The RNA shown here (SAM riboswitch aptamer (S box leader)) has 103 nucleotides and comes from Pseudoneobacillus rhizosphaerae.
It matches the Rfam family "SAM riboswitch aptamer (S box leader)". Rfam links the family to the GO term regulation of gene expression.
[in-house]
RNA sequence: UUCUUAUCAAGAGAGGUGGAGGGACUGGCCCUAUGAUACCCGGCAACCGGUUUGUUUUACACGGUGCUAAAUCCAGCAGAGAUAAAACUCUGGAAGAUAAGAA
Numbered sequence: 001u002u003c004u005u006a007u008c009a010a011g012a013g014a015g016g017u018g019g020a021g022g023g024a025c026u027g028g029c030c031c032u033a034u035g036a037u038a039c040c041c042g043g044c045a046a047c048c049g050g051u052u053u054g055u056u057u058u059a060c061a062c063g064g065u066g067c068u069a070a071a072u073c074c075a076g077c078a079g080a081g082a083u084a085a086a087a088c089u090c091u092g093g094a095a096g097a098u099a100a101g102a103a
Base pairs, nucleotide, nucleotide: 001103002102003101004100005099006098007097008096013041015040016039017038021031022030023029025076026075027074028073042068043067044066047064048063049062050060051059072095077092078091079090080089081088
């Protein structure tokens, strides 16, 4: 990097460093000097391993990851509903993220 499977509406600090950008992409819409992104500490979760209960289940959070504004912030392709036409609603997909496995 590619493929497969699972999940993505819950949860998580008025802390420190540091200084301008950030929310994948495009379009929106937002966050940000009342300091963003990042790093550290703290925290959340429990996918894999471990331990535990014990049998198709419970717990811990010790190890490996992950996450810590907004539904994956919303839409991006197809279909359906609604409307005079829109706005709007729903379903599936695509793309993305994370985990585990494989090449």